Predicted 3D model of a 75-nucleotide RNA (c-di-GMP-I-GGC riboswitch aptamer) from a Planctomycetota bacterium. The source organism's lineage runs through Bacteria, Pseudomonadati and Planctomycetota. It was read from a public genome assembly, where an Rfam model found it.
RNA sequence: CACGAGAAAGGCAAACCAGCCGCGAGGCUGGGACGCAAAGCCACGGGUCCCUCGCGGAUAGCCGAGCUACCGAAC
Numbered sequence: 001c002a003c004g005a006g007a008a009a010g011g012c013a014a015a016c017c018a019g020c021c022g023c024g025a026g027g028c029u030g031g032g033a034c035g036c037a038a039a040g041c042c043a044c045g046g047g048u049c050c051c052u053c054g055c056g057g058a059u060a061g062c063c064g065a066g067c068u069a070c071c072g073a074a075c
Stems, first nucleotide, its partner, number of pairs: 003072002011036002016031006034061001040067002044064003047059004
């Protein structure tokens, strides 16, 4: 640098529910776990979604790229 276990320590948290914000997609907080080795960050490219159709907005747990990172068997 790369890689990902029948390892270890942990971490995140889908759907759904409650409250709040938003025209909406959706977001935040709490509960809750379907899953995740980057399910950490990022809207650069593509996709999808929303709208007041704008040089607008959302989605990172859709795909790709970029940056960062715990552990250490096997390759």